RNA sequence: CGGAGAGGUCGAGGUGAUCGCUGGUGCACGCAGGCGACUGCGUGCGCGGGAGGAAAGUCCGAGCUUCACAGGGCAGGGUGCUGGCUAACGGCCAGUCGGGGUGACUCGCAGGACAGUGCCACAGAGAACAGACCGCCCGUCGCCGCGAGGCGCGCGGGUAAGGGUGAAACGGUGCGGUAAGAGCGCACCGCCUGACCGGUGACGGUCGGGGCACGGCAAACCCCACCCGAAGCAAGACCAGACAGGGGUCGCGUGGCCCGCGCGAUGACUCCGGGUUGGUCGCUCGAGCCCACUGGCAACGGUGGGCCUAGAUGAAUGAUCGCCACCGGCGCAAGCCGGAACAGGACUCGGCUUAUCAACCUCUCCGACGG
Numbered sequence: 001c002g003g004a005g006a007g008g009u010c011g012a013g014g015u016g017a018u019c020g021c022u023g024g025u026g027c028a029c030g031c032a033g034g035c036g037a038c039u040g041c042g043u044g045c046g047c048g049g050g051a052g053g054a055a056a057g058u059c060c061g062a063g064c065u066u067c068a069c070a071g072g073g074c075a076g077g078g079u080g081c082u083g084g085c086u087a088a089c090g091g092c093c094a095g096u097c098g099g100g101g102u103g104a105c106u107c108g109c110a111g112g113a114c115a116g117u118g119c120c121a122c123a124g125a126g127a128a129c130a131g132a133c134c135g136c137c138c139g140u141c142g143c144c145g146c147g148a149g150g151c152g153c154g155c156g157g158g159u160a161a162g163g164g165u166g167a168a169a170c171g172g173u174g175c176g177g178u179a180a181g182a183g184c185g186c187a188c189c190g191c192c193u194g195a196c197c198g199g200u201g202a203c204g205g206u207c208g209g210g211g212c213a214c215g216g217c218a219a220a221c222c223c224c225a226c227c228c229g230a231a232g233c234a235a236g237a238c239c240a241g242a243c244a245g246g247g248g249u250c251g252c253g254u255g256g257c258c259c260g261c262g263c264g265a266u267g268a269c270u271c272c273g274g275g276u277u278g279g280u281c282g283c284u285c286g287a288g289c290c291c292a293c294u295g296g297c298a299a300c301g302g303u304g305g306g307c308c309u310a311g312a313u314g315a316a317u318g319a320u321c322g323c324c325a326c327c328g329g330c331g332c333a334a335g336c337c338g339g340a341a342c343a344g345g346a347c348u349c350g351g352c353u354u355a356u357c358a359a360c361c362u363c364u365c366c367g368a369c370g371g
Base pairs, nucleotide, nucleotide: 001367002366003365004364005363006362007361008360009359013324014323015322016321017320018319019318021050022049024047025046026045027044028043029042030041031040032039033038052342056353057352059351060350061349062348063347064232065231066230067229071259072258073257074256076228077227078226079225080224081095082094083093084092085091096110097108098107099106100105111223112222116221117220118217119216120215133163134162135159136158137157138156139155140154141152142151143150144149171189172188173187174186175185176184190212191210192209193208194207195206196205197204198203236281237280238279239278245272246271247270248269249268250267251263252262253261288307289306290305291304292303293302294301295300326339327338328337329336330335
């Protein structure tokens, strides 16, 4: 200098002013309700607020609300190496094993294939304990040849090392051996197994023994281990106001089925039809954020201190000007012109996934050049 990997910060920014929009809070005044405390609305003045890193997806997990109070079983669903973190999770951290990469790193379809069932098309001789297409070797027969030997769409036997087919061919490389070959034998690896060592563990290492074979797929059904009520803020609670009933069943009770339990005829459930489709609460103080110290490799935890940051409801944040800052172009310069992605809450939070412009910071790897 170029390329690459991992993490973090930030988000047309900052600052000042003017006008406008919106909600909170304090005071004053007015109106309405109320015995009162007080409540609501309107106006004015002041104070301090007003979109995101993903607010998106609605994929997981929870807080919260309702189902009166529970229980057991079956079916069903989720996760799937080990150890930790967390309120919990299918998340995160660290590690083990395996795949990819020269590497920094990254990905994981990571329990079980001797519990059982099933599949491996086509090609190929043959696809699970299979198999001879091209080949290689031996013998016999016939023919040619003085002989060595050669030929044969003849016959019998041996072989799976070489070649071919295929995603995959019943261990790999090498040496020996053989008529030619083969774990046939041997060395190393691979596989199985015993002991010992290290580790909380997944697992790793060392030494010894062994037949040298027991393919793949479970993100196929399945087996095993652990976990799992349902619905959801359009949950739910309260106030005001209006109205029109008619029919059916005997049961109904928040995933399905069974048992159990509870309620049930002045009842419950359900179908058709009508009315209200108004207001208040829920609604923002949170497993919250920031800083310091401390424990831990880390995720994260502990202690102390500080801060309060939208609460809308057909739905609020926009416009102008000045200065400073970022990027691009022109220009010697001064300066001039222009620009900025993905995208906008609706109960809240922890994650994951997807989209994304520009800028900055830290660490690491590879290559080239120079010293």
The RNA shown here (Bacterial RNase P class A) has 371 nucleotides and comes from a Deltaproteobacteria bacterium. Its Rfam family is "Bacterial RNase P class A". By type it is a ribozyme. Gene Ontology terms of the family: dimeric ribonuclease P complex, ribonuclease P activity and tRNA processing. The model forms 94% of the base pairs in the Rfam consensus. The source organism's lineage runs through Bacteria, Pseudomonadati, Myxococcota and Myxococcia. Its mean pLDDT, the model's own confidence on a scale to 100, is 77.